[in-house]
RNA sequence: AGGGUUUGAUCCUGGCUCAGAACGAACGCUGGCGGCGUGGCUAACCCAUGCAAGUUGAGCGCGAAUUCCCGGGCAACUGGGAUAGUAGCGCGGCGGAAGGGUGCGUAGUACAUGGGUAACGUACCCCGGGCACGAGGAUAGUCCACCGUAAGGUGGAGCAAUACUCGAUGAGACCACGAGGAGGCAUCUUCUCGCGGUCAAUGGGCGGGGAUCCUUCGGGACCUGCCGGCCUGGGAGCGGCCCAUGUCCCAUCAGCUAGUUGGUAGGGUAAUGGCCUACCAAGGCUUCGACGGGUAGCCGGACUGAGAGGUCGACCGGCCACAUUGGGACUGAGACACUGCCCAGACUCCUACGGGAGGCUGCAGGGACGAAUAUUCCGCAAUGGGCGAAAGCCUGACGGAGCGACGCCGCGUGUGGGAGGAAGUCCUUCGGGAUGUAAACCACUGUCAGAGGCUACCAAGCAAUCCCGGUUAAUAAUCGGGAGCGUUGAGGCGCCUCAGAGGAAGCCACGGCUAACUUCGUGCCAGCAGCCGCGGUAAGACGAAGGUGGCUAGCGUUGUUCGGAAUCACUGGGCUUAAAGCGCACGUAGGCGGCCUGUUAAGCACCUUGUGAAAUCCCUCGGCUCAACCGGGGAAUUGCUUGGUGUACUGGCAGGCUUGAGGCAAGUAGGGGCACAUGGAACUCUUGGUGGAGCGGUGAAAUGCGUAGAUAUCAAGAGGAACGCCGGAGGCGAAAGCGAUGUGCUGGGCUUGUCCUGACGCUGAGGUGCGAAAGCUAGGGGAGCAAACGGGAUUAGAUACCCCGGUAGUCCUAGCCGUAAACGAUGUCCACUAGGUUGGAGUUCUUUUGACAGAUCUCCGGCCGAAGUAAAAACGUUAAGUGGACCGCCUGGGGAGUACGGUCGCAAGGCUAAAACUCAAAGGAAUUGACGGGGGCUCACACAAGCGGUGGAGCAUGUUGCUUAAUUCGAUUCAACGCGAAGAACCUUAUCCUGGGCUUGAAAAGCAUGGAUGCGGCCUCUGAAAGGAGUGUCCGCUGCCCUUCGGGGUGAAACAUGUACAGGUGCUGCAUGGCUGUCGUCAGCUCGUGUCGUGAGAUGUCGGGUUAAGUCCCUUAACGAGCGAAACCCUUGUCGCUAGUUGCCAGCGGGUCAUGCCGGGGACUCUAGCGAGACUGCCGGUGUUAAACCGGAGGAAGGUGGGGAUGACGUCAAGUCCUCAUGGCCUUUAUGCCCAGGGCUGCAAACGUGCUACAAUGGCCGGGACAGAACGAUGCAAGACCGUGAGGUGGAGCAAAACGACAAAACCGGCCCCAGUUCGGAUUGCAGUCUGCAACUCGACUGCACGAAGUUGGAAUCGCUAGUAAUCGCGGAUCAGCUAUGCCGCGGUGAAUGUGUUCCUGAGCCUUGUACACACCGCCCGUCAAGUCAUGGGAGCUGGUAGCACCCGAAGUCGGCCCGUCACAGGGCUGCCUAAGGUGAGAUCGGUGACUGGGACUAAGUCGUAACAAGGUA
Repeated sequence: AGGGUUUGAUCCUGGCUCAGAACGAACGCUGGCGGCGUGGCUAACCCAUGCAAGUUGAGCGCGAAUUCCCGGGCAACUGGGAUAGUAGCGCGGCGGAAGGGUGCGUAGUACAUGGGUAACGUACCCCGGGCACGAGGAUAGUCCACCGUAAGGUGGAGCAAUACUCGAUGAGACCACGAGGAGGCAUCUUCUCGCGGUCAAUGGGCGGGGAUCCUUCGGGACCUGCCGGCCUGGGAGCGGCCCAUGUCCCAUCAGCUAGUUGGUAGGGUAAUGGCCUACCAAGGCUUCGACGGGUAGCCGGACUGAGAGGUCGACCGGCCACAUUGGGACUGAGACACUGCCCAGACUCCUACGGGAGGCUGCAGGGACGAAUAUUCCGCAAUGGGCGAAAGCCUGACGGAGCGACGCCGCGUGUGGGAGGAAGUCCUUCGGGAUGUAAACCACUGUCAGAGGCUACCAAGCAAUCCCGGUUAAUAAUCGGGAGCGUUGAGGCGCCUCAGAGGAAGCCACGGCUAACUUCGUGCCAGCAGCCGCGGUAAGACGAAGGUGGCUAGCGUUGUUCGGAAUCACUGGGCUUAAAGCGCACGUAGGCGGCCUGUUAAGCACCUUGUGAAAUCCCUCGGCUCAACCGGGGAAUUGCUUGGUGUACUGGCAGGCUUGAGGCAAGUAGGGGCACAUGGAACUCUUGGUGGAGCGGUGAAAUGCGUAGAUAUCAAGAGGAACGCCGGAGGCGAAAGCGAUGUGCUGGGCUUGUCCUGACGCUGAGGUGCGAAAGCUAGGGGAGCAAACGGGAUUAGAUACCCCGGUAGUCCUAGCCGUAAACGAUGUCCACUAGGUUGGAGUUCUUUUGACAGAUCUCCGGCCGAAGUAAAAACGUUAAGUGGACCGCCUGGGGAGUACGGUCGCAAGGCUAAAACUCAAAGGAAUUGACGGGGGCUCACACAAGCGGUGGAGCAUGUUGCUUAAUUCGAUUCAACGCGAAGAACCUUAUCCUGGGCUUGAAAAGCAUGGAUGCGGCCUCUGAAAGGAGUGUCCGCUGCCCUUCGGGGUGAAACAUGUACAGGUGCUGCAUGGCUGUCGUCAGCUCGUGUCGUGAGAUGUCGGGUUAAGUCCCUUAACGAGCGAAACCCUUGUCGCUAGUUGCCAGCGGGUCAUGCCGGGGACUCUAGCGAGACUGCCGGUGUUAAACCGGAGGAAGGUGGGGAUGACGUCAAGUCCUCAUGGCCUUUAUGCCCAGGGCUGCAAACGUGCUACAAUGGCCGGGACAGAACGAUGCAAGACCGUGAGGUGGAGCAAAACGACAAAACCGGCCCCAGUUCGGAUUGCAGUCUGCAACUCGACUGCACGAAGUUGGAAUCGCUAGUAAUCGCGGAUCAGCUAUGCCGCGGUGAAUGUGUUCCUGAGCCUUGUACACACCGCCCGUCAAGUCAUGGGAGCUGGUAGCACCCGAAGUCGGCCCGUCACAGGGCUGCCUAAGGUGAGAUCGGUGACUGGGACUAAGUCGUAACAAGGUA
């Protein structure tokens, strides 16, 4: 400090999300030790049990038991003493108002800070002054009696005090009055004096003492010490009350208030005060937020943050509030009182049913709730508190321990050595690599835990005794200080020794953000996920394993807060188009405000006073071995406050000024506004004339009008609305808006003059007014137009677009409504910051004057542009630049400008304005593409012009579908369908089907073992075959070495068995290579450097010409280059050279019936090698002096001569795992291999591609011509013979320029005469031929016979621009044969049309729009249907809350009356107030509700196609 996520990519806006820190936490896995902290956040829910507030005998009255001792008694028992004046009871005093707990209530009766109290209190403590005299009557306890289960109570007797009462004294205090002084802050305060009144006490307790006195002989008076009492002054500390400032959200809470605001009098209090009461007045608060609603204890501080801030208020500390709920007072210095009292309510417990008891929000603990929070522990040793003279007692405050990894901090789980590296595990390209010095092993160490032992410290005190000092008459007593025998530890720390690596590591993550990667399993399943997103068979994202990274006694997850988020912006944001300027103006409050002078000192600045508690944070020093933790000191506490100084600026006050603003005068332009009047054109209607069949309308029509006379035309009349041309980027107005002409009334602007006022200004929350169209109310008006509506069309439909009609409305008057893309999507005002150009309204100047022109100043309306700004587009003196003032508005998209509430409106509706829920985006600008029923330019058999076809028929062939045991598989728009297949009867042939077999296999190849066999032929049985079983002195073969040829050795051939493995046309072409198709032989596709742009990108490659071409030229922020195009290659067309057999034959010669047949020849044709030739080279014209184009010449050929090969970057997850190769998966007595038969040929139907036809440009018969390119040895086969023929017999010749074919159409002659024919040949029958092991399923061909459909083919559609189409035949591959009409080639004959680009299709370039980018086969909207969720309305039902009115009214204070007492008490009755309760009408907030409304979300539902392109009606 940032990152991820909207896009194909980019910049911006903007939300979501992550990394950090923190926690009173919880959950999951794991868990060695210690220190310091911390631990019911939920039910202020309910509580069993124990403890948490007592103490005092030195205030007072009583006063045991038990045990022991002594005495009496036989004993029971009894008397005395000790226990003991102890326990205990009671009166009295002090304390139970502190300490401890909790956060219900509370938004100000609170808290914080700073002040005030001249309006107050204060027990205990400290200091000062003074005093304590004389009396009295009760009562508890106790005893006796009684009631009651108990709690408790009643009557009688009797005794005490530091309990209570009365009287005295009054330094003093208080009150009243009078006099005088001082001071202050309004009421006043204070001091002195005088007079009057009121008010005290416990001389009580404990010690000590020597004279004197008294004595009941105990003691007392007296002296003295200590403690206590009363009155009074002061202090300290602690409180009460008051004031100022600050302290959350909602305005969908805007008005609230009768004790309310004030006064007077009284009451009450410690004290002010409507605090309370009576009377009087009518005030008080509020947009600077009253009142109401919601939420909440406040602060020091804590967390976070750079800070400013934001959030929080656990632990510790201060304050407040509360104590089962509500009310109330009593006592007291202090309470309206946590463990006191009374009453009412709820709840719990006891009960003898009459009545009682209780209050853990103290410490433990229990239940309940909850994700969740501990021991019914030890001790008063320390610190502190209460009481006491003290010892001491009490103290769940506190000190400690226990439990919980809840947090922070510290330590350990060992240290060193140890292999080119064990085992195991994982990965692997099988070579190895990783885990990994890790382990083992060797050598050490000894923290913690464990065992044993030792001992400082937390201890200060208390106290026998002694010393010093104070007090005192005192060496007594007592107090203070010192020493000090003795004595006090709940709990914990520390040190030493011993043994032994021994007892001690996990959790999370590993796609990006974000450090860390592989294998297997799974297969959109299971699952993950903070965001983006992973998973549909090769998952680094799921699960596991290995490995790695991070942290470590913890690690992750969840929740919450702050941060990042400048994402509420004070620091520190925005509003043309991203969310955001009110439709416009006037104006209230408020905010802000020109120049000069004086004054003030509120703001402001500096200095200063007090305060800002401690703790915390920070710095420093120190103590625990360190740290956490703790202690000392400092700093800080940014605040408030006191006093002073300063006066620039702001403010206040006073005075002045003119430039802001306004006024005045003279001009001036204008659709500015309102009213009235007038006008012409057009339109419709009415009347009349002419006229005579249509008119009208559309893409085309129809509805409609018209012979009852329309349309058209002429004349006259009526009516309403709107004002053509001028007219303009022009004018006016605040905006909405304003357009014929004239008149009247009226608002504003501008220019000039610089005469007047003297800051009078700007903005403007609320408020008020104006405000298009549509709409509403009432009354008029109504020509045209025209929602609704009717009809006609269109259409699948057409509630639309088009047409014919047509009512509201549009118009006027009066009144509502108050909204618009009310837009410049740009609030108003002021100032400043280059210019250029143009339009409108004026002024001044120049030209002698005028027109015109030019210059200048001001205002208004536009365009282009510097700087600058902006995400960019753009804006740019008319700012979106640079500053100032004020207002309005925004804070992701949807839900929603919706609901509810309020308010306005006659209504329609407007204004104000949410939430639940849901998504990770929504959006702006620009870029590159793609697309458009956008545009421009240009191509192509794309169309047009032609020729011939397909689609109709029959057949062939392929495909779909159907069928089937099987009809194997693949190819599916162009770019599948005579395609893979250049040959399915068996074979081919496949996991096609049925059936029969084999299992290391049909073929290849490794290892191990076995043993001497094994294999082939012949043969037998079985079988459909494959296969299986078998036989034999049968035949053949059987490696290498040695050999005496008898044999021996060996096992590497073969075989058998076993094992690794083979095999697979099994799957995945969406895992792949290779190959191929297609766009497309279209002209494109890119790069380097430079430049421009924030960037994606652009430029180059655009523009002007030109071309078949990104071909070339010119221009040019581009300059160059590459892949394509072209060329190079093959072929064909002309010529030359060379060569001359198998080809050729002109000339010469020979020969034949005839033939280059022969000699010969190279001339020609030809063959096949090498060359030439064509380059816009030449001429003319056009063109930019270019490129190039047009025409021409020459030439065999002319502008690429024709044809072929050649296919850029890429697209289609195009095709192919069944050519081949190959990853992964699957199979292994089968998905492999072998075999027989069948199938791939099956046929209601549909489609594609073809063949043959329908005939006379023809058919048939006869005659007789002319090719090219191929092929041929299990081959081509001539002549000859046989057969009608297919063919057969036979075989010359030929491994081929040598032999092997009748080319056909054409041409000549004849017949047919327009018909289902002498066309057409399907189908069927019979008879044959050939190939082959075999033609049944299922071959081809031949002959005879049969002779179907079909008479030129609907919509639609295909090919072709020249040796092309059309037509004619020939050859070849595959192949035994053939279903070939297919395919690939070859030649023969040989046209027509077009010179154009409107349209269809496709393509290229430029441009434009876009909401598309898997890119228009795109995107996307709404209803309906289904599911889920939240929510509004809703007859109602049901709870809560706060008030109001009335009823009832406990306890209690206060008041009254009565009783009562010496007195204070006490009792009874009663008045006011009043808690709870009841009734009633409303308010408000929830829950629920048949039904209902819309909303959100949800791979593949329905209907349409509204939007995005001119989205097909912008």
Small-subunit ribosomal RNA from a metagenome, 1514 nucleotides, folded computationally. The RNAcentral record of the sequence draws on SILVA. It matches the Rfam family "Bacterial small subunit ribosomal RNA". Gene Ontology terms of the family: ribosome and structural constituent of ribosome. Model confidence (mean pLDDT): 82 of 100.